The prediction has a mean pLDDT of 77. The RNA shown here (Bacterial RNase P class A) has 422 nucleotides and comes from a Burkholderiales bacterium. Rfam family: Bacterial RNase P class A. It is annotated as a ribozyme. The source organism's lineage runs through Bacteria, Pseudomonadati, Pseudomonadota, Betaproteobacteria and Burkholderiales. The gene name in the source record is rnpB.

RNA sequence: GAAGCUGGCCGGGCAGUCGCUGCGCAAUUCGCUUGCGCAGAGGAAAGUCCGGGCUCCACAGAGCAAGAUGCCGGCUAACGGCCGGACGCCGCGAGGCGAUGGAAAGUGCCACAGAGAACAGACUGCCAAUGGCCGACGCCCGGCUUUGCGGCUGCAAAGCUGCAAAGUCUCGCUCUUGUGGCGAGAAGGACGUCGGAUCAGGCGAUGGUGAAACGGUGGGGUAAGAGCCCACCGCGUUUCUGGCAACAGAAACGGCACGGCAAACCCCAUCCGGAGCAAGACCAAAUAGGGGGGCGAUAGCGCGGCUCGCGCUGCUCUCGGGUAGGUCGCUCGAGCCGGCAGGCAACUGCCGGCCCAGAUGAAUGACUGCUGGGGUGCCGCAGGGCACCCCACAGAACCCGGCUUACAGGCCAGCUUCACUC
Numbered sequence: 001g002a003a004g005c006u007g008g009c010c011g012g013g014c015a016g017u018c019g020c021u022g023c024g025c026a027a028u029u030c031g032c033u034u035g036c037g038c039a040g041a042g043g044a045a046a047g048u049c050c051g052g053g054c055u056c057c058a059c060a061g062a063g064c065a066a067g068a069u070g071c072c073g074g075c076u077a078a079c080g081g082c083c084g085g086a087c088g089c090c091g092c093g094a095g096g097c098g099a100u101g102g103a104a105a106g107u108g109c110c111a112c113a114g115a116g117a118a119c120a121g122a123c124u125g126c127c128a129a130u131g132g133c134c135g136a137c138g139c140c141c142g143g144c145u146u147u148g149c150g151g152c153u154g155c156a157a158a159g160c161u162g163c164a165a166a167g168u169c170u171c172g173c174u175c176u177u178g179u180g181g182c183g184a185g186a187a188g189g190a191c192g193u194c195g196g197a198u199c200a201g202g203c204g205a206u207g208g209u210g211a212a213a214c215g216g217u218g219g220g221g222u223a224a225g226a227g228c229c230c231a232c233c234g235c236g237u238u239u240c241u242g243g244c245a246a247c248a249g250a251a252a253c254g255g256c257a258c259g260g261c262a263a264a265c266c267c268c269a270u271c272c273g274g275a276g277c278a279a280g281a282c283c284a285a286a287u288a289g290g291g292g293g294g295c296g297a298u299a300g301c302g303c304g305g306c307u308c309g310c311g312c313u314g315c316u317c318u319c320g321g322g323u324a325g326g327u328c329g330c331u332c333g334a335g336c337c338g339g340c341a342g343g344c345a346a347c348u349g350c351c352g353g354c355c356c357a358g359a360u361g362a363a364u365g366a367c368u369g370c371u372g373g374g375g376u377g378c379c380g381c382a383g384g385g386c387a388c389c390c391c392a393c394a395g396a397a398c399c400c401g402g403c404u405u406a407c408a409g410g411c412c413a414g415c416u417u418c419a420c421u422c
Stems, first nucleotide, its partner, number of pairs: 001418010012371007020040008042393001046404002049402005054276004067271004071085005086100001087098004101267002106265002108261003123207001125203003130200003133196006140189002143168011169185006175178001215233006234256001235254008280328004290319006299313005335354008372391008
């Protein structure tokens, strides 16, 4: 210097004028009227997502259902928040992300592709060790044909037979005309060797699919292969060591048994009564209705016809509920600032100082001047000057702790990687 990471902070500034809300003081014609002074939106006031305070209602205790949360330790009033750590993934790194309990309790699901998706599977493939089949060769046994030499029978032709040598296919039918197919004949059998993946069989190594293929790599082994065997890695069990723990490390054993999904049902553990400041409390008109007292006519109506009795209808006084309206709740609070102490930190304790919006048809605004930043236009060779516009997201509503989301522009600190210079 460039590119980044993490954390924190600011959110135009100053002055003046007019207005609005609240409080204090003063004046007052008592009208929340006037004057003076002081104070008057945010880091998110937002979304209303989580937690708590506060208020009312409900409630013996316990459980079910429903919901939320879910590694470990800590912080806290509490939390689904925060801090620290563990593990996994990503990044060269500073760092970032993670609902991260249980899949040997049970049920369910695993799209597409692929041969096969859970006690799997054989598409492409590998294997001739085994049993068949086919072929070639060798050897042995047997048959047949021919020839030669013998023997026997026979007058002869011939037949039977022994030995030796050579040979061992021929005929028919058919078509796609070939080392073709089918059929017949005594023209065969046993054994051995070699060959052919043809049948049975063995295999799961190879190719390929997929998010995932029933451990991985290497070696041995085998017909080919395979935890079949071995070494290392992974995984599981047990033990030991370190750590509060999550977890990590080591050793021995196990030949692999246990795929993934619980933000699928489910199981386990923990938490949880409901509603919310329009909560809730108080004061309290007019009108209507209600309770009680008194007065009055005994007139009318009702109790199915009559009598008694009772009730209702009138006037007046009074009481209470509730509505409009008003007051409280309402802002002094798990508060803010500073210092010290404890803690890695979140946070906590002590001391000192401070008071910091409280509206309710709902205040917090408008204008002017100077100025900061940005944009546009014009002028100027240029440094620059002039004019105009803009300054984000947004706006309290009982309060607080968080989370999430929105946000123009800018500042600070620490750290990482790379390049260069000394």